[in-house]
């Protein structure tokens, strides 16, 4: 230098043929249980979907550009 997939809380992943509040799982706070700690059960914070723009009434999902991991030409 080209192509080609990914990128979604601390971490893993659903959702990607466009529509109500982006949903689990581990983790992490409180709480109940227990003498106490594990387990168990309940609640809870965290995310503006790598990043800028476009398209559309409406984007995590279409499109462009860019960064950033892989991977394959050269």
């Nucleotide at each position: 230098g080209c192509u080609g997939u990914c990128g979604u809380g601390g971490c893993c992943u659903a959702g990607u043929c466009g529509g109500u509040u982006a949903g689990g799982g581990c983790g992490c706070c409180a709480g109940a249980c227990u003498c106490a700690u594990a387990a168990u059960c309940u609640g809870g914070a965290g995310g503006u979907c790598g990043c800028g723009g476009g398209u559309u009434c409406g984007g995590a999902u279409c499109c462009c550009g860019u960064c950033g991991a892989c991977a394959g030409c050269a």
Molecule: transfer RNA
Organism: Methanolacinia petrolearia DSM 11571